[in-house]
Context: one part of a larger RNA
RNA sequence: GGAUGAACGCUAGCGGCAGGCCUAACACAUGCAAGUCGAGGGGUAACAUAGUUUGCUUGCAAACUGAUGACGACCGGCGCACGGGUGCGGAACGCGUAUCGAACCUGCCCCCUUCAGGGGAAUAGCCCAGAGAAAUUUGGAUUAAUGCCCCAUGGCACCACGGAGUCGCAUGACAUUGUGGUUAAAGAUUUAUCGGAAGGGGAUGGCGAUGCGUAUCAUUAGCUUGUUGGUAAGGUAACGGCUUACCAAGGCAACGAUGAUUAGGGGCCCUGAGAGGGGGAUCCCCCACACUGGUACUGAGACACGGACCAGACUCCUACGGGAGGCAGCAGUGAGGAAUAUUGGACAAUGGCCGGAAGGUUGAUCCAGCCAUGCCGCGUGCAGGAUGACUGCCCUAUGGGUUGUAAACUGCUUUUAUACGGGAAGAAACCUCCCCACGUGUGGGGAGCUGACGGUACCGUAAGAAUAAGGACCGGCUAACUCCGUGCCAGCAGCCGCGGUAAUACGGAGGGUCCGAGCGUUAUCC
Repeated sequence: GGAUGAACGCUAGCGGCAGGCCUAACACAUGCAAGUCGAGGGGUAACAUAGUUUGCUUGCAAACUGAUGACGACCGGCGCACGGGUGCGGAACGCGUAUCGAACCUGCCCCCUUCAGGGGAAUAGCCCAGAGAAAUUUGGAUUAAUGCCCCAUGGCACCACGGAGUCGCAUGACAUUGUGGUUAAAGAUUUAUCGGAAGGGGAUGGCGAUGCGUAUCAUUAGCUUGUUGGUAAGGUAACGGCUUACCAAGGCAACGAUGAUUAGGGGCCCUGAGAGGGGGAUCCCCCACACUGGUACUGAGACACGGACCAGACUCCUACGGGAGGCAGCAGUGAGGAAUAUUGGACAAUGGCCGGAAGGUUGAUCCAGCCAUGCCGCGUGCAGGAUGACUGCCCUAUGGGUUGUAAACUGCUUUUAUACGGGAAGAAACCUCCCCACGUGUGGGGAGCUGACGGUACCGUAAGAAUAAGGACCGGCUAACUCCGUGCCAGCAGCCGCGGUAAUACGGAGGGUCCGAGCGUUAUCC
């Protein structure tokens, strides 16, 4: 000099963009953060409509009817493995990079082929009866489905056996073919669509293998028994000591094994002429974790942040019998700390999930609020004005000098602030309606509807210099000097060093210098 997720002191007018618990992965009150589909289903708790009956105040009330719009709870489907958070652990194929698939899986999506025939048994809910303070739960009866089961059908799928062919010394490999066996399905409605089953291909995502790179300590030198390899079996989507049995005795290591300490990795960021050095906030990719430890279930996908079970610590409820919970989601609270924000608005846009759609949902996201935390921009006026004004402060050689064109005064301007008025884009689309085209897919045009931000940005008008400057420093390094006070005292200080009676170094004043809505100090890095 540059830099910072900074903090502290003094000060502070506005705007744009960005950033904002670095500490206790400490504990958490409260609300919200994952739903959706009635075009899968039985139904009907609430609301609305309609109808029927009854009552009376004759337009209202009550009851009933799933009849209609809808729809609580329930069965079922898809989603909840994404999105969001944090950096505990981990020195590892974790990450980065390159190559590969020798042995793999992949819901939704795209393309192709072929199908969808028949039957059955249940169970939630509802109803009845019961236990419990609650959480919850027991028994009985009954009912549906795109839930479950059975039969049939079935090939370019899978399995077994066989034939001939090519390659090969051979085990075998490749393509082809025959026979036998095995595995499917679901319907819905507003009739135009959406779905269902099997197989093949693609895409996407995952999984695995290998090379290289990836912190410090040798005041850590030996480490290892599923350890290293083989055979077989099991397991897995799949390879593999992944696991087990048996066999062999290997495997690693001064090119640093083992141990210890520290640490999420990268793209990137800071600095530097570079080489290097330092860092890993925000944004993006990957990894790991979800109170602590363990386990599997479901599923295309998890060993699952707002799922389950067990154990533990902690907190809460209790009728003492027993139960409930997990903010490292968004806000917010306490604690810790030098230190870090609102218990805000909206789904209008972008995207996610569900749905045929309308639409619903979304603390993702888009916005607003707070903070000079940073970067950038703007302003606090401009021109004239010397008698260098009477003054005032300060200095003085008492003549004067300086503050200083500074002020007064004259003219001008109005950014910003204030007041008033006008006022967006972001909306393309989806959707609705109309028109046109069309062999199919579907396409084209027009009109209408929808904005949290927001009466915001922006524009105009009005009056008036009106609404707006500080901080540090002035001995040298280092730009900037005098007076007074103090008298090795009080104090300063980054280094050298100042202060003991003439201190440009302490304190005050006048003057000056440098930056400027900031200026200094501290911390850290180059």